[in-house]
Context: one part of a larger RNA
């Protein structure tokens, strides 16, 4: 891992509700007893006890009958029908009554009669309470054959090196002593086996091993190693201290018991079909993984006439978007005027100080702003009323009671707060996912279309129509040339297309080519020089078709070239600005590349037209089912949590009826029936039990739980 078998809402008591049944102003027995006689029993006693028939009041205490009206269903009458009238259980209202309070008025509770017992089902509470699962807590007991420390009695440590004190001799010295040579053999000394250890390779090793092996390495006469015997025990020991060790996992041992500890947490929880169908919100909580109440779902009942998502109109309300500044509160550009001026700048003054600038304040002009500004003010929203639409006596809205789940939400659009930002976070409104399949979007919970009983046929939606790939290589008119379409801003672009305004132009524009481009004068100053052209000042006059006291090169300074300006040649458009379309740039990411791919100059983009394809949508036909209804018929159908309804199957019991050695159950294969759980039949195998109907009782249904056991 596979298969088989096992495996989870049970039982008892009390309470609530519904259904069924009995009796009924009453209902019922409990323990126990008797009888029938052995069963999953029945009959009869047993009145103790309980519930109900009266309430109100803290208590003392006091203490309720049938009245009137409205009116549903039903019934009756009238009517051809529609309907009308009467009556009217239940229902509603008023009145009346009891009691408490109160001076009273009034108010609270109660009364106008239904209970009780049993069974079944659904819930609540108490119990282990659907099942499995802790780490833990406490008590008792057992452990020092591992290991820690200590005690007693023993054992062990190759070889080599070094050479302390002391001692002897010699030399020196007055002495104290010093030096030398020997001797000597000290040491938690050195090297290194046994032995003890365990540094690095983070080597080997699915292992020889739940700590070993290899190489390397530390200690090796000591605080050394070691055998046997003994002592200390669980909040305790022992510890050269690591919370180490105390029998292979010790921040409190193991075992047994309390024990089915507790688990607001995780996992699992077994057959079918049909109907409805949520919530991820509010308030509170030592509350935030939970719970209570409310909200939203479901089922039954009551009741009896209105309800309401939408549209239109009217009335009332609002202060948002926008807008505004001469209507406020503030902010704010430039200027003017006035005021103020401590400190700062400037000027004057010997100083005191004065003036002025900047600054600050105010007013005016000008330009611009605001969530906490508003002289204004929409769309829109809310409430009410009316009309239309829709739902509703086939029973709406509402109410009462039983059962829940939910109380982690998420996405998109619009609109706000927080934030540099976020697949961020906190709100509001709507839709969607959650709990929604189908078609499109390459793929893709929430984007677009559209919501699903079964089978068949057709038409469309979104989106598509060159090939992959169903359907036009369709039509008309433009744009784009960018390996654009196939992400992107501010900014930039004599890319290209379109539009508008203005200017010049046959009295000849624009561009090009040719000619002229002068004189006073080298203007003055400055300067070594300064002549149009380093710099400063001025920028005149004359001749002219025109020509600067000079546009740019250039020279040391001149010279030279050139421009403005004028003329000629030429002969028809030229220039500037603004706005728009497409395009280019701006443009960087990590394995090798993606409009889905191929490919496309349209098969790209813009505007328009025609056709076709394309869903479980819509339409048609047939069928099964659900609700309501007497029927005709009308309506309906996604679904998680969850509520409700009806069924299938397993084992056993009772009653009735059957099958079986002329072959039961079981097993294998096949056929048929049923929406399904399942059922029936046939053949084979097998060799002794099995079923049907109606009731009843359950250890009653497995794929899951790192489920348990067995086998492979």
């Nucleotide at each position: 891992g596979g298969c088989a078998g096992g495996g989870a809402g049970u039982u008892u008591g009390c309470u609530c509700a519904a259904g069924u049944a009995g009796u009924g102003a009453g209902g019922u027995u409990a323990a126990g007893a008797g009888g029938u006689c052995u069963g999953a029993a029945c009959c009869u006693c047993g009145u103790a006890a309980c519930c109900g028939a009266a309430g109100c009041g803290a208590a003392a205490g006091c203490g309720a009958g049938a009245g009137c009206c409205c009116g549903u269903a039903g019934c009756u009458u009238c009517g051809a029908a529609a309907g009308a009238a009467g009556u009217g259980u239940g229902g509603g209202g008023c009145g009346a009554g009891g009691u408490g309070u109160g001076a009273a008025a009034g108010c609270g509770c109660c009364u106008u009669a239904a209970a009780u017992u049993a069974c079944u089902u659904g819930a609540g509470c108490a119990a282990g309470a659907c099942c499995c699962g802790a780490a833990g807590c406490c008590a008792g007991u057992c452990g020092a054959u591992c290991u820690a420390a200590c005690c007693c009695u023993g054992g062990g440590c190759a070889g080599g090196a070094u050479g302390a004190a002391g001692u002897u001799c010699c030399u020196c010295g007055a002495a104290a002593g010093a030096g030398g040579a020997a001797u000597g053999g000290a040491g938690g000394u050195c090297c290194g086996a046994a032995c003890c250890g365990g540094u690095g390779c983070u080597g080997a090793g699915a292992c020889c091993c739940a700590a070993u092996c290899g190489c390397u390495c530390g200690g090796u006469u000591g605080a050394c190693c070691u055998a046997g015997g003994g002592u200390u025990a669980g909040g305790g020991g022992u510890g050269a201290a690591a919370a180490g060790c105390c029998a292979a996992a010790c921040g409190a041992g193991a075992c047994u018991g309390g024990u089915g500890a507790u688990a607001g947490c995780u996992g699992g929880u077994u057959c079918c079909u049909c109907c409805c169908g949520a919530a991820a919100u509010g308030u509170a909580c030592g509350u935030c993984a939970g719970u209570a109440c409310a909200g939203c779902c479901u089922g039954a009942c009551c009741a009896g006439a209105g309800g309401u998502a939408a549209g239109c109109a009217g009335u009332a309300g609002g202060g948002u978007a926008a807008a505004g500044a001469g209507a406020c509160u503030g902010a704010u550009u430039g200027g003017a005027u006035g005021g103020u001026c401590a400190a700062g700048g400037u000027g004057c003054g010997a100083a005191a100080g004065c003036a002025u600038c900047a600054g600050c304040c105010a007013u005016c002009c000008u330009g611009u702003c605001a969530a906490a500004c508003u002289c204004u003010g929409a769309a829109u929203c809310u409430a009410c009323u009316g009309c239309u639409g829709c739902c509703u006596g086939a029973g709406a809205a509402g109410g009462u009671c039983g059962g829940a789940g939910u109380g982690a939400g998420g996405g998109u659009g619009u609109u706000g707060g927080g934030u540099u930002a976020a697949g961020c976070u906190c709100g509001a409104c709507a839709c969607c996912c959650a709990a929604a399949a189908g078609g499109g979007g390459a793929a893709c919970a929430a984007c677009c279309c559209a919501a699903c009983c079964u089978g068949g046929g057709g038409u469309u939606a979104a989106g598509a129509c060159c090939c992959c790939u169903a359907a036009a290589u369709g039509c008309u008119a433009g744009c784009u040339u960018a390996a654009a379409g196939g992400a992107g801003a501010a900014g930039g672009g004599a890319g290209u297309c379109c539009a508008a305004a203005c200017c010049c132009c046959u009295a000849g524009a624009c561009a090009g080519c040719a000619g002229g481009g002068c004189u006073g004068u080298a203007g003055g100053c400055u300067u070594a020089g300064a002549a149009g052209c380093a710099g400063c000042c001025a920028u005149c006059a004359g001749u002219u078709a025109a020509a600067a006291a000079g546009u740019g090169c250039g020279u040391a300074a001149c010279a030279g070239c050139u421009u403005a300006c004028c003329u000629g040649c030429c002969g028809a458009g030229g220039g500037u600005u603004u706005g728009g379309g497409c395009c280019c740039u701006g443009a960087a990411a990590a394995u090798g590349g993606a409009a889905g791919g191929g490919a496309c100059u349209a098969a790209g983009c813009u505007a328009g037209c025609u056709g076709u394809c394309g869903a479980u949508a819509c339409c048609c036909c047939a069928g099964a089912c659900c609700g309501c209804g007497a029927a005709a018929g009308c309506g309906g159908g996604g679904g998680u949590a969850g509520g409700g309804a009806g069924g299938c199957g397993u084992u056993c019991u009772g009653u009735a009826c059957g099958g079986g050695u002329a072959g039961a159950a079981g097993c294998u294969u096949g056929u048929u029936c049923g929406u399904g759980a399942g059922a029936a039949c046939a053949a084979g195998u097998g060799g002794a039990c099995c079923g049907u109907a109606c009731a009843g009782a359950a250890u009653u249904g497995a794929a899951g739980a790192u489920c348990c056991u067995g086998c492979c």
Predicted 3D model of a 712-nucleotide part of an RNA (large-subunit ribosomal RNA, domain II) from Hadarchaeum sp. (SeqCode).
It matches the Rfam family "Archaeal large subunit ribosomal RNA". Rfam links the family to the GO terms ribosome and structural constituent of ribosome.
The organism belongs to Hadarchaeum (SeqCode), within Archaea.
The coordinates come from a structure-prediction model, not an experiment, and the mean pLDDT is 85.